Transfer RNA from a Lachnospiraceae bacterium, 71 nucleotides, folded computationally. Taxonomically the source falls in Lachnospiraceae (Bacteria, Bacillati, Bacillota, Clostridia). The prediction has a mean pLDDT of 81.
RNA sequence: AGGGGAUUCAUACAGUGGCAGUAUGACGGUCUCCAAAACCGUUCACGGGAGUUCGAAUCUCUCAUCCCCUG
Numbered sequence: 001a002g003g004g005g006a007u008u009c010a011u012a013c014a015g016u017g018g019c020a021g022u023a024u025g026a027c028g029g030u031c032u033c034c035a036a037a038a039c040c041g042u043u044c045a046c047g048g049g050a051g052u053u054c055g056a057a058u059c060u061c062u063c064a065u066c067c068c069c070u071g
Stems, first nucleotide, its partner, number of pairs: 001070007010024004018054001025043006047063005
């Protein structure tokens, strides 16, 4: 310098253009002599900017960070 991939909650991951989910965690409750486990509930997110569209996590462009390949 060129090419490819990744970016979603505190963590690990789903999500085929139409309500943003699961597990763990954290907090509260039930249970217990106490705690753990179990069960119930709550909490928190689409990397930044722009565009396309009635509608974007999803498509396009650009920037940022990280990873891989070629030279």